[in-house]
Molecule: Glycine riboswitch aptamer
Organism: marine eukaryotic metagenome
RNA sequence: UCUGCGGGAGAGCCGGCUAUUUCGGCGCCGAAGGAGCAACCGCCCCGGGAAUCUCUCAGGCACCCGUACCGCAGA
Numbered sequence: 001u002c003u004g005c006g007g008g009a010g011a012g013c014c015g016g017c018u019a020u021u022u023c024g025g026c027g028c029c030g031a032a033g034g035a036g037c038a039a040c041c042g043c044c045c046c047g048g049g050a051a052u053c054u055c056u057c058a059g060g061c062a063c064c065c066g067u068a069c070c071g072c073a074g075a
Base pairs, nucleotide, nucleotide: 001075002074003073004072005071006070007069012026013025014024015023016022027061028060029059033057034055035054036053040048041047042046
């Protein structure tokens, strides 16, 4: 790093249509992904440089699926 199993969040209201859903307005969430920076390091103009932090581009805000992360097993 990959695979399997288990655990695993967050965030809404209104309206139209409607069996579920879906669309719109405003608001909201951060743990798919993405982006940004500190210390520090270097050849010191500049470059490298992490995240659970920050941004919210994407994604999401009924349920389900999924998710970063954790445990176990295997390669």